A computed fold for a 96-nucleotide RNA, annotated as SAM riboswitch aptamer (S box leader). Its mean pLDDT, the model's own confidence on a scale to 100, is 75.

RNA sequence: CUCUUAUUCAGAGUGGUGGAGAUACAUAGGAUCUGUGAAGCCACGGCAACCCCUUCGGGAAGGUGCCAACCUGAGCGAGCAAUCGAACAAUAAGAG
Repeated sequence: CUCUUAUUCAGAGUGGUGGAGAUACAUAGGAUCUGUGAAGCCACGGCAACCCCUUCGGGAAGGUGCCAACCUGAGCGAGCAAUCGAACAAUAAGAG
């Protein structure tokens, strides 16, 4: 990088650095966070989704991941419609 399968529910922040953005998507809109310091990076702490461990109640040693909360809407397929699905994206496990 490609393929397959599952999930996209819930949970969990401080400090330092940095210096203007951030909230996955489709150059959209709303709303929200943000110089009382965004993204990113580092340290420590934490969460427990998958792997893992287990006395099967749970656990957090280890691997990956994660640690503000969101709404609406275009396009594609099905449908009279409501709506559903796929695609896209993220994470994990397995295979190549």